The RNA shown here (SAM riboswitch aptamer (S box leader)) has 112 nucleotides and comes from Phytoactinopolyspora endophytica.
Its Rfam family is "SAM riboswitch aptamer (S box leader)". Rfam describes the family as follows. The SAM riboswitch is found upstream of a number of genes which code for proteins involved in methionine or cysteine biosynthesis in Gram-positive bacteria.
Lineage of the source: Bacteria > Actinomycetota > Jiangellales > Jiangellaceae > Phytoactinopolyspora.
It was read from a public genome assembly, where an Rfam model found it.

[in-house]
RNA sequence: UACUCAUCCAGAGGGGCAGAGGGACCGGCCCGUUGAAGCCCCGGCAACCACCCACACUCCGGUGGGUUUUGGUGCCAACUCCGGCCCGUUGACCGAACGGGGCAGAUGAGGA
Numbered sequence: 001u002a003c004u005c006a007u008c009c010a011g012a013g014g015g016g017c018a019g020a021g022g023g024a025c026c027g028g029c030c031c032g033u034u035g036a037a038g039c040c041c042c043g044g045c046a047a048c049c050a051c052c053c054a055c056a057c058u059c060c061g062g063u064g065g066g067u068u069u070u071g072g073u074g075c076c077a078a079c080u081c082c083g084g085c086c087c088g089u090u091g092a093c094c095g096a097a098c099g100g101g102g103c104a105g106a107u108g109a110g111g112a
Stems, first nucleotide, its partner, number of pairs: 001112001003110006013042005021031003025084004043076003048072003052066002055064003080104001085101006
């Protein structure tokens, strides 16, 4: 980097350095000098993987469940902030609302 699978309406921020951007892309709408990105420290959330277990099942290989003790990631404005393509319902002056599916993206795990 591409591929496969799973998840994405929940949850969780303070300080220091820094100094104008950030929310993937496009449009919108937001966040930001009452301090953006980035880096560091500390804290937290979560439960994907490993570990663990007075649990259940088992074809004895494991499977499910639980927990957060420990470790590997991840995450800590807004539903992935909303929409983008297709379908349906309502509606229609403009234009929209709701529902479903997709595209794209993010994270984890896996194998190449």